About this RNA: The part of an RNA shown here (large-subunit ribosomal RNA, domain II) has 689 nucleotides and comes from a Gaiellaceae bacterium. The RNAcentral record of the full RNA draws on ENA. It matches the Rfam family "Bacterial large subunit ribosomal RNA". Rfam links the family to the GO terms ribosome and structural constituent of ribosome.

[in-house]
Context: one part of a larger RNA
């Protein structure tokens, strides 16, 4: 772990509501006495309790009556039941069960352990070689040397003995602290036997809060005692209707409470709600600069003895500032404007609903998503509010691969019927390898993600130059001459640097655009002619693509793979789910219609139509099934009760009913009533395995 069996809203007193039921010529009796009985019960008993008059603090008044000066206003009054039994709740009790660590209060412990006391016992060997005595020698003495002896010490090595320092093994062990190596002490503050002493806020302690019998920062045992637990976990049978909430205010309060808002049941109100029309006030959103401020340029007029520059000075220009004007702007705490929407009020319509009073109650940890904002970094799966917001919470079922809060949809039940949604139709995979036009070459793409920049990728669209008087490339030839222009340099000749940058001859050719030489030279260009020949080039703007671009499983688009089965744009079919529709059946709550009853308020059957039937907490309603009382009626040795048998019937189901085998002495059914009345779960208990 399994499986059995046990295992949690009780009893009582009092309240208050619901239901019912007795009596109302008000209702009921407590103690307590009699009676009777196996228990039960039955009479008596009006003490007393509720109702019948209520205001006021109170005297007191009185259908009033308090305050009040009031005859006045206002407050609170101007008629009721009561008992009894059953729910549901609320109170005080262990109060739905289980669970603390603790507190107290009387006892039991020093056979373990600590420290004391008395009284015994125990320490193989081997080493060391103090004091002290003696004896020889030196010495003038003080004293020193040495030699035998001697046998001291919390001395030294090292067994028994004590201890436990280091490492392994062990770790459902051999042992709830042990075994093996190793290691400290081992005549000492040692060790140890027996016997006694000392304890719960108390002992003992060379002090670790150690120990006080496997229990010590307060032993154990029994009692207070079912202490308390605003905390965890558990809490047993069915079906039917409706369904919250995770705001607000207080709160030694923030994971708890009280009220209230949200639900449910009941009673009352009857369209008061919700929609539409109509009329209202607004100062957001947008705008907008007329107010208050913020910020650019521009003019103009100012300002200064002390900025800067120029002039001999007047005085100019430029920087600084103040105003006014212009242009073009910005604002939660600006506003000449100014919405939608959302707020009131009236009207009208028809169905959901609203709303008031009472029973009962849960929630007051929320999440994400849209949207308007606040903090953060216009960061977060981030945190704080606003919204009759949406979904999850408490919602299943398509779709996004997978994936509470996204998209499409709200699951009464049964169908091997059809229709759609969102998504989707090459293959896993249900449905076009449909049409049509185009893009794209990157496997971009077919999921999410636009970085600056980059570039003769390639599609489209514009506006513009040349150009059959030949453009643009390309190919052939020319690019000269004054001159090596002047200057500067060792040189400087078109091409280190400065300065000028003309002029001739041409078809044309710069005192020269780039390579090159120490300088030259030598190769191109710019410009020109042929020669070929029909387009060539330059901006913008826009589609789709390329680079930039780096990570950890071949790790991807879900996959397989695809040139479309990528992307744009439009079309036509299909697919596609518990949605919609279709047959069929339950059921609920409304009208309506036949009944049946009736304490005349109703309750209840059947049928027909309409509109419903996801659901945590919770609310309301209906069963079902165990035990045992009663009353009625029944079954059984021709076989009760239990057991065994997924396989007949029955009921939405809890769950009944037959039936065969087993088993062998009791067990049902209907009515009413009382309850130790249902287990899959508490690290539940106990037995079993």
């Nucleotide at each position: 772990g399994c499986c059995a069996a046990c295992g949690a809203g009780u009893u009582g007193a009092u309240g208050c509501a619901u239901a019912c039921g007795g009596c109302u010529c008000g209702g009921c009796u407590a103690a307590g006495u009699c009676c009777u009985u196996u228990u039960c019960g039955g009479a008596u008993g009006g003490a007393g309790c509720c109702a019948c008059a209520g205001c006021g603090a109170a005297a007191g008044c009185g259908a009033g009556u308090g305050u009040g000066a009031a005859u006045a206003g206002c407050g609170c009054g101007u008629u009721c039941g009561u008992c009894g039994u059953a729910u549901g709740u609320a109170u005080c009790a262990g109060a739905c069960c289980c669970g603390a660590a603790g507190c107290g209060a009387g006892g039991u412990g020093a056979g373990c352990u600590a420290c004391c006391c008395a009284u015994g016992a125990g320490c193989a060997g081997g080493c060391u070689g103090a004091a002290c005595u003696u004896c020889u020698g030196a010495g003038a003495a003080a004293u020193c040397a040495g030699g035998a002896g001697g046998g001291a010490g919390g001395g030294c090595c090292g067994a028994a003995c004590c201890c436990g320092u280091a490492g392994a093994u062990u770790g459902u062990g051999c042992a709830a602290c042990a075994u093996c190596u190793u290691g400290g002490g081992a005549u000492g503050a040692c060790u140890u036997g027996u016997g006694g002493g000392u304890u719960g806020g108390a002992g003992u302690g060379a002090a670790a809060a150690g120990c006080u019998u496997a229990u010590c920062g307060a032993a154990c045992c029994u009692c207070g005692u079912a202490a308390u637990a605003g905390c965890u976990g558990g809490u047993u049978c069915u079906c039917u209707c409706c369904g919250a909430a995770a705001g607000a205010g207080c709160u030694u309060u923030c994971g708890g409470g009280c009220u209230u808002g949200c639900g449910u049941c009941g009673c009352a109100u009857g369209u008061u709600u919700u929609u539409a029309c109509u009329g209202g006030g607004g100062g957001u959103a947008g705008a907008g600069c007329a107010c208050u401020g913020g910020a650019a340029g521009g003019a103009u007029c100012g300002g200064a003895c002390a900025g800067g520059c120029c002039g001999a000075a007047a005085g100019g220009c430029c920087a600084c500032u103040g105003a006014u004007c212009c242009u073009a702007u910005c604002a939660a705490a600006c506003u000449c404007c100014g919405a939608a929407u959302a707020c009131c009020a009236g009207u009208a319509u028809u169905u959901c609903a609203g709303u008031g009073c009472g029973g009962c109650a849960g929630u007051u940890a929320g999440a994400c998503g849209a949207u308007g904002g606040g903090g953060g970094c216009g960061a977060a799966g981030c945190u704080c509010c606003g919204u009759a917001c949406g979904u999850c919470a408490a919602a299943a079922g398509g779709g996004a691969a997978a994936c509470a809060g996204c998209c499409c949809a709200g699951a009464u039940c049964g169908c091997c019927a059809g229709u759609u949604a969102a998504g989707g139709u090459c293959c896993c995979u249900a449905a076009a390898u449909c049409c049509a036009u185009a893009c794209u070459a990157a496997g971009u793409g077919c999921a999410a993600a636009u970085a600056a920049g980059g570039a003769g990728g390639u599609g489209a669209g514009a506006u513009u130059u040349c150009u059959c008087a030949g453009a643009c490339a390309a190919u052939g030839a020319g690019g000269a001459u004054g001159u090596u222009g002047g200057c500067u340099u060792a040189g400087a000749a078109g091409c280190a640097g400065c300065c000028a940058u003309c002029a001739u001859u041409c078809a044309a050719a710069g005192a020269a655009a780039g390579c090159g030489u120490a300088a030259c030279a030598g190769c191109u260009c710019a410009c020109u002619c042929a020669u070929u020949c029909a387009g060539a080039g330059a901006u913008c703007u826009u589609g789709c693509g390329c680079c930039a671009c780096a990570a950890a499983u071949a790790a991807u688009c879900g996959g397989g793979g695809c040139u479309a089965a990528g992307u744009a744009u439009g079309g036509u079919a299909c697919c596609g789910a518990a949605a919609c529709u279709g047959c069929g059946g339950a059921u609920u709550u409304g009208u309506u219609g036949u009944g049946u009853u009736u304490u005349c308020g109703g309750a209840u059957a059947c049928a027909a139509c309409a509109a419903g039937u996801g659901g945590u907490a919770g609310g309301a309603g209906a069963g079902c099934g165990u035990u045992c009382g009663u009353a009625u009626u029944g079954c059984g040795c021709u076989g009760a009760a239990g057991g065994c048998a997924a396989a007949g019937g029955g009921g939405u189901g809890a769950c009944c009913c037959a039936u065969g085998c087993u088993g062998g002495a009791g067990c049902g059914a209907u009515g009413c009533g009382a309850a130790g009345u249902g287990a899959a779960a508490a690290u539940g208990u106990u037995g079993g395995c």